[in-house]
C1' cells in the first nucleotide's frame, strides 16, 4: 500500500413529498378600455391588466434508492519496506 465486501462520511444524479417563480398570442377565469350587433335595455367576441396554473426551473426535506472516493473504521487475501 493493492484488491474485495460491509458499515459510515461527503458529493453528484433520479423517484416521492414540498416552498417560490413560471404563458405577449397558440392553457384557463375575471376581463378596464376600445370594437361589434341593438331605437334602446341590454348582448357577444375580446386586447391590456389582475388571478390560477402547465411545460419547466430553483431551494428544502430522508422518505426511498443509484452512482463516485488520494474521508474514516471493520473483515479477509496479497505486495513492499
Nucleotide at each position: 500500500u493493492g484488491c474485495a465486501a460491509g458499515c459510515a462520511a461527503a458529493u453528484c444524479g433520479u423517484u416521492g413529498c414540498u416552498u417560490u417563480c413560471g404563458a405577449a398570442c397558440c392553457g384557463g377565469g375575471u376581463c378596464a378600455g376600445g370594437a361589434c350587433g341593438g331605437g334602446a335595455a341590454c348582448g357577444u367576441a375580446g386586447c391590456a391588466g389582475c388571478c390560477c396554473u402547465a411545460a419547466g426551473a430553483u431551494g428544502g426535506u430522508u422518505a426511498a434508492u443509484g452512482g463516485u472516493u488520494g474521508u474514516g473504521c471493520u473483515u479477509g487475501u496479497g505486495u513492499a519496506c

The RNA shown here (Bacterial small signal recognition particle RNA) has 81 nucleotides and comes from a Lactobacillaceae bacterium.
Its Rfam family is "Bacterial small signal recognition particle RNA". It is annotated as a non-coding RNA gene. Gene Ontology terms of the family: SRP-dependent cotranslational protein targeting to membrane, signal sequence recognition and signal recognition particle, plasma membrane targeting. From the family's description: The signal recognition particle (SRP) is a universally conserved ribonucleoprotein involved in the co-translational targeting of proteins to membranes.
NCBI's taxonomy places the organism under Bacteria, Bacillati, Bacilli, Lactobacillales, Lactobacillaceae.
It is recorded under the gene name ffs.
The RNAcentral record of the sequence draws on ENA.
Its mean pLDDT, the model's own confidence on a scale to 100, is 80.